[in-house]
RNA sequence: GGCGAGAUAGCUCAGGUGGUUAGAGCGCAUGAUUCAUAAUCAUGAGGUCGAGGGUUCAAGUCCCUCUCUCGCUA
Numbered sequence: 001g002g003c004g005a006g007a008u009a010g011c012u013c014a015g016g017u018g019g020u021u022a023g024a025g026c027g028c029a030u031g032a033u034u035c036a037u038a039a040u041c042a043u044g045a046g047g048u049c050g051a052g053g054g055u056u057c058a059a060g061u062c063c064c065u066c067u068c069u070c071g072c073u074a
Base pairs, nucleotide, nucleotide: 001073002072003071004070005069006068007067010026011025012024013023019057028044029043030042031041032040050066051065052064053063054062
């Protein structure tokens, strides 16, 4: 240099053929329970969906450019 995969919560990830509230587990906070801690249970907070632009009534999802990560290859 060429080809391919990926970027979504603090971390690991899901998200059908574009469709009406963006989710799970772990973690965090609060409460319950306990003599206390852990465990367990309940509730809650936390997101510019990598950046910009386009298509569309509607984009995490489709198209274009860029950035970054990983793999293969010369």

A computed fold for a 74-nucleotide RNA from Bacteroides sp., annotated as transfer RNA.
Its Rfam family is "tRNA". It is annotated as a transfer RNA. Rfam describes the family as follows. Transfer RNA (tRNA) molecules are approximately 80 nucleotides in length.
The coordinates come from a structure-prediction model, not an experiment, and the mean pLDDT is 81.
Taxonomically the source falls in Bacteroides (Bacteria, Pseudomonadati, Bacteroidales, Bacteroidaceae).